This is a predicted structure of a 350-nucleotide part of an RNA (small-subunit ribosomal RNA, central domain) from a metagenome. It matches the Rfam family "Bacterial small subunit ribosomal RNA". Its mean pLDDT, the model's own confidence on a scale to 100, is 88.
Context: one part of a larger RNA
RNA sequence: UUGGGCGUAAAGGGUGCGUAGGUGGCUUCGUAAGUGUGUCUGUCAAGUCUGGGGCUUACCUCCAGGAAUCGGACGCAUACUGCGAGGCUAGAGUCCGCGAGGGGUUAGUGGAAUUCCUGGUGUAGCAGUGAAAUGUAUAGAGAUCAGGAGGAACACCGGUGGCGAAGGCGAUUAACUGGCGCUGGACUGACACUGAAGCACGAAAGCUAGGGGAGCAAACAGGAUUAGAUACCCUGGUAGUCCUAGCUGUAAACGUUGUCAACUCGGUGAUGGGUGAGUCGAUCCAUUCAUUGCCUAAGCUAACGCGAUAAGUUGACCGCCUGGGGAGUGUGCACGCAAGUGUGAAACUC
Repeated sequence: UUGGGCGUAAAGGGUGCGUAGGUGGCUUCGUAAGUGUGUCUGUCAAGUCUGGGGCUUACCUCCAGGAAUCGGACGCAUACUGCGAGGCUAGAGUCCGCGAGGGGUUAGUGGAAUUCCUGGUGUAGCAGUGAAAUGUAUAGAGAUCAGGAGGAACACCGGUGGCGAAGGCGAUUAACUGGCGCUGGACUGACACUGAAGCACGAAAGCUAGGGGAGCAAACAGGAUUAGAUACCCUGGUAGUCCUAGCUGUAAACGUUGUCAACUCGGUGAUGGGUGAGUCGAUCCAUUCAUUGCCUAAGCUAACGCGAUAAGUUGACCGCCUGGGGAGUGUGCACGCAAGUGUGAAACUC
């Protein structure tokens, strides 16, 4: 390579958009490139098959034939694929009408709490722990009342509830803005799916510059514990956490399950719509579309389990795997301010 695979054994790219490429709905006509078939022809090692010969037989070998394979030319066929022209509406999209939402960006506003400051009341402790100590307090703390400052986060509602491609998103108001669902019609007429490159987004930590800094808190200091204690516990505490503008590009970026489409028993919840039923009110009674859970049939699976949100039955396209260690290392290249990231071996060894 072929083959077989990728939830947990090695293996789904963090996510999307999208170029080339691959693949592509129903139908009519044409064409005949692919495809099939016929004739002619070129080139046709051996072996295999058939017939025959030579070693005494056989193995082996030689001769002839056949089959298979490859190329060319000329005819014929037109189901399928392609190509050209035309038509269609079931895929896809647009418009009109409703609807839900922590989807995004910006600017304001609010209350609770922590801390600090000022003042009043007031006196000996407070804080902390398994127990203590460091710490803090008669220079008046802690407690309590009033006022003020500042930063960060938004209790309850809150829910395997909602929204988003993923990362993620939760006080409240306004402005701007993306996507989605449902109903019935109108319109376009295959405009589609996937997607190597490429581009964009991408938690936390980290980096650059300038702000900000309440609480928390790597590092660090002290107190304990301990044989030791560079820890777990305690008292402090700086980066950081927050904002603005850039960079970084990684995560158990997980559903450890790529995207799209079709098909395949049922039961029971939830969210957003539609239709019907209803003492037209609750209702959740029936049904339907979309989404989100649980339990299961068939089937699948090494088992666990999955089971219409498939890991079932199929198709299209992409990514990836090929024993463990060495190693996500070395080297080269690219990117980055750096940290590092991407790509990614071999010797050797079991």